The prediction has a mean pLDDT of 81. Predicted 3D model of an 82-nucleotide RNA (transfer RNA) from a Methanobacteriota archaeon.

[in-house]
RNA sequence: GGCUGGGUGGUGGAAUUGGUAUACACAGCAGACUUAAAAUCUGCCGCCGCGAGGAUUGAGGGUUCGAGUCCCUCCCCAGCUA
Numbered sequence: 001g002g003c004u005g006g007g008u009g010g011u012g013g014a015a016u017u018g019g020u021a022u023a024c025a026c027a028g029c030a031g032a033c034u035u036a037a038a039a040u041c042u043g044c045c046g047c048c049g050c051g052a053g054g055a056u057u058g059a060g061g062g063u064u065c066g067a068g069u070c071c072c073u074c075c076c077c078a079g080c081u082a
Base pairs, nucleotide, nucleotide: 001081002080003079004078005077006076007075010026011025012024019065028044029043030042031041032040047054048053058074059073060072061071062070
């Protein structure tokens, strides 16, 4: 250089044929239990905003009524190949 796969909340990781983004787990917070803690159990939990709402899937464009998903360019990571 070429080819293939990937980039989504604090972390891992789902999202079916383009139709509610963040299911589930971990972490975190609160409570129960305990002399106290760990473990376990229960509840809550992405960001901004007082709120109504808004923004958001590596970056920028495009297609579409509608894009995490399809197309183009670029950046980054992994593998294969010369």

Notes: It matches the Rfam family "tRNA". Rfam describes the family as follows. Transfer RNA (tRNA) molecules are approximately 80 nucleotides in length. The RNAcentral record of the sequence draws on ENA. The source organism's lineage runs through Archaea, Methanobacteriati and Methanobacteriota.